[in-house]
RNA sequence: UGCCGGGUAGCUCAACGGUAGAGCAGCCGCCUGUCACGUGGAUGGUUGUGGGUUCGAGUCCCACCCCGGCAG
Numbered sequence: 001u002g003c004c005g006g007g008u009a010g011c012u013c014a015a016c017g018g019u020a021g022a023g024c025a026g027c028c029g030c031c032u033g034u035c036a037c038g039u040g041g042a043u044g045g046u047u048g049u050g051g052g053u054u055c056g057a058g059u060c061c062c063a064c065c066c067c068g069g070c071a072g
Stems, first nucleotide, its partner, number of pairs: 001071007010024004018055001027041004048064005
């Protein structure tokens, strides 16, 4: 430098172009003599950045940034 894959909640990951979710962690309860285990609930998001297409973009297109792999 080129090619491929990836970047979404604190972490690990989902999400036919049509309300962004789950598990874990943390928080508040229930349970227990207490803790742990179990269980219920609420909270938590500028979807890497900037543009474009579209009635509508996490998703499609362009550029850039970061991570990994391959080639040179």